[in-house]
A computed fold for a 108-nucleotide RNA from an Anaerolineae bacterium, annotated as SAM riboswitch aptamer (S box leader). Of the family's consensus pairs, 97% are formed in the model. Its mean pLDDT, the model's own confidence on a scale to 100, is 87.
RNA sequence: CACUCAUCAAGAGCGAGUGAGAGAACCGGCUCAGCGAUCUCGCGGCAACCCCCGGAAGAUUCGGGACGGUGCUAAUUCCGGCAGAGUUUAGGCUCUGGCAGAUGAGCG
Numbered sequence: 001c002a003c004u005c006a007u008c009a010a011g012a013g014c015g016a017g018u019g020a021g022a023g024a025a026c027c028g029g030c031u032c033a034g035c036g037a038u039c040u041c042g043c044g045g046c047a048a049c050c051c052c053c054g055g056a057a058g059a060u061u062c063g064g065g066a067c068g069g070u071g072c073u074a075a076u077u078c079c080g081g082c083a084g085a086g087u088u089u090a091g092g093c094u095c096u097g098g099c100a101g102a103u104g105a106g107c108g
Stems, first nucleotide, its partner, number of pairs: 001108001003106006013043005021032003026081004044073003049069002051065006077100001082097006
């Protein structure tokens, strides 16, 4: 970096450093930000993908655990963009799917 599969409405913050933009990219919106955002590190926490224990069993499912490998710790993946359906006089609104992305596991 490509591919495959699963998940993405819940959950969880303090300190130090940094110092102007940031929320993946483009566009539109909205939000955060010198009362210090973003990012990095430390410590804490959340969760339970890998992992461990046990039970059922058509190969998955249920319950429990958290030493270890990751991950996460503002806003649904912050929201929309494409397609379909419903609704509205219209602007618009709602739902479903897709695209893109993130994380994990596997594989090349």

NCBI's taxonomy places the organism under Bacteria, Bacillati, Chloroflexota, Anaerolineae.
Rfam family: SAM riboswitch aptamer (S box leader). Rfam links the family to the GO term regulation of gene expression.